[in-house]
RNA sequence: UGAGUAGGUCAGACGGUCGCGCAUCCAAGUGCCGAAAGGCCGGAUGUGAGGAAAGUCCGAGCUCCAUAGGGCAGGAUGCUGGAUAACGUCCAGUGGGGGUGACCCUAAGGAAAGUGCAACAGAAAUAUACCGCCGGGAAACCGGUAAGGGUGGAAAGGCGAGGUAAGAGCUCACCGCUUCUCUGGUGACAGAGGAGGCUCUGUAAACCCCAUCCGGAGCAAGACCGAACAGAAAGCGAUACGGCUGCCCGUCGUGCUUUCGGGUAGGUCGCACGAGCUGUGUGGCAACAUGCAGACCAGAUAGAUGACCGUUCAAUGACAGAACUCGGCUUAUCGAUCUACUCAUAGC
Numbered sequence: 001u002g003a004g005u006a007g008g009u010c011a012g013a014c015g016g017u018c019g020c021g022c023a024u025c026c027a028a029g030u031g032c033c034g035a036a037a038g039g040c041c042g043g044a045u046g047u048g049a050g051g052a053a054a055g056u057c058c059g060a061g062c063u064c065c066a067u068a069g070g071g072c073a074g075g076a077u078g079c080u081g082g083a084u085a086a087c088g089u090c091c092a093g094u095g096g097g098g099g100u101g102a103c104c105c106u107a108a109g110g111a112a113a114g115u116g117c118a119a120c121a122g123a124a125a126u127a128u129a130c131c132g133c134c135g136g137g138a139a140a141c142c143g144g145u146a147a148g149g150g151u152g153g154a155a156a157g158g159c160g161a162g163g164u165a166a167g168a169g170c171u172c173a174c175c176g177c178u179u180c181u182c183u184g185g186u187g188a189c190a191g192a193g194g195a196g197g198c199u200c201u202g203u204a205a206a207c208c209c210c211a212u213c214c215g216g217a218g219c220a221a222g223a224c225c226g227a228a229c230a231g232a233a234a235g236c237g238a239u240a241c242g243g244c245u246g247c248c249c250g251u252c253g254u255g256c257u258u259u260c261g262g263g264u265a266g267g268u269c270g271c272a273c274g275a276g277c278u279g280u281g282u283g284g285c286a287a288c289a290u291g292c293a294g295a296c297c298a299g300a301u302a303g304a305u306g307a308c309c310g311u312u313c314a315a316u317g318a319c320a321g322a323a324c325u326c327g328g329c330u331u332a333u334c335g336a337u338c339u340a341c342u343c344a345u346a347g348c
Base pairs, nucleotide, nucleotide: 001344002343003342004341005340006339007338008337009336010335012312013311014310015309016308017307018306020048021047022046023045024044025043026042029041031040032039033038050319054330055329057328058327059326060325061324062218063217064216065215074214075213076212077211078210079093080092081091082090083089094108095106096105097104098103109209110208114207115206116203117202118201130149131148132145133144134143135142136141157175158174160172161171162170176198177196178195179194180193181192182191183190184189222269223268224267225266229262231260232259233258234257235256236255240254241253242252243251244250277294278293279292280291281290282289283288313317
């Protein structure tokens, strides 16, 4: 200098004018709306989106409902150890795969419990003899063979030697596989040695089996106050009207007052102090845990966070807008910048 790998940070800046939400303070008309609770009208100060606020895919807090215990069904997860409130997340490792390398990927239990599937090609797909080779036979053909050819993703461990009629783990060395022992490791597993000639095709993000875990709905959850309006009870009248009934008695309905009542409109809370944030120390390889110090950092309910102008920069600034709250994952993103590392080339 070029090409890369891993991780982090920022997400225009400054000033002016106008405007919006929220909080606090001041002011204020015996003001306005409302039955009430409560709200509205002025000014000042402070404060006001994100790294993903998103998708709503996992896991929790919180709330209500359900719940003796056990089982079935259904769903999720699936190497080991750890972290955590919890997780399908994260960290550190093991095995496997890729890259010259930094590093990256991995859904990684079970195929001798059972079932299914394996197109086409090929003689044959879990069992086979098409060509070839060898033996027999005059030939047709019969028998042996899995070394060689051909088909296929896959054809009876690989490779070399011996052996044989030709061949073949038939025998042997090395490698692989299975199994046993020892050693190291918490463990996944690794290493060493011995034994077995090797029976066991693949596929479980196919059904399935095994192990572990799982109650449901969600802040429009839910709690409190509560006009209206059903409904219930009690009381009130020298009694008016109507029904039963033409008349009397009786009784029912219509009236007024009080109490109860469910909880609609509306209001308050939930709702912003938190498994949280910033700085720093300690323990740990790390995820993370913990001590000390500091700050308070949106809270609406038709839903605020904006518009214009000037200067400037890397120059029309991407992706995108909170709605109960956290921990993750995934997806979108103009660019700028920092740190560590790798490879190649050149110079010293």